[in-house]
RNA sequence: CCUCGAAAGGGCAAACCGGCAGUAAUGCCGGGACGCAAAGCCGUGGAUCGCAGUUUCUGGCCCGUUCACGGGCCGGCCCCUGCGAUCGCCAGGCUACCGAAA
Repeated sequence: CCUCGAAAGGGCAAACCGGCAGUAAUGCCGGGACGCAAAGCCGUGGAUCGCAGUUUCUGGCCCGUUCACGGGCCGGCCCCUGCGAUCGCCAGGCUACCGAAA
């Protein structure tokens, strides 16, 4: 110095509740503790979530009709794209208190 993490001193704070912000995911504040040795920070890669959009497909309604097709409107799923969120989903990066055994 690196890995590991007994002890000591402490630290953070899930769900849920209240308040505020946001279309939302979610965030902040207070209460509260499920847990956490980085549950400190970073949205870089993956993943998940939200909002919106194009195309394809599809449901309903209406219209036109060359009779099995076309158009319009309102929805829906997936993919993709844009914007946003999550670091207590995984990985990665940066930083860090204490030192027993190993």